[in-house]
């Protein structure tokens, strides 16, 4: 320096659910907790999900229904940005 990590070594993340804050939700942050993870580090560009305050349309006139990202996931995938450790 590229490549590779079943297995070992150092070190790191932390679902689900719990109670607490913040959101209209989705969901997000800290604590607890560990179910996974070699990029489960950053990135919401493209795709796919979710979620619909506001806004459009509707309509039995409402606490309804429909579309709608400017909300949100990177622990759904893809493309891009960066990096730790390595004995058998």
């Nucleotide at each position: 320096a590229u490549a590779u990590g079943u297995c070992a070594a150092a070190g790191g993340c932390a679902a689900a659910c719990c109670a607490g804050u913040u959101g209209a939700a989705a969901a997000a942050c800290g604590g607890g907790g560990a179910c996974g993870c070699a990029a489960a580090g950053c990135c919401a560009a493209g795709g796919a999900u979710c979620u619909a305050a506001g806004g459009u349309g509707u309509u039995u006139c409402u606490u309804g229904c429909a579309c709608u990202a400017u909300g949100a996931u990177a622990g759904c995938c893809u493309a891009g940005c960066c990096g730790c450790c390595a004995g058998a």
The RNA shown here (c-di-GMP-I riboswitch aptamer) has 88 nucleotides and comes from Lacrimispora xylanisolvens. Rfam family: c-di-GMP-I riboswitch aptamer. Rfam's curators write: GEMM was predicted in a large-scale screen for bacterial structured RNA regulatory elements. The coordinates come from a structure-prediction model, not an experiment, and the mean pLDDT is 86.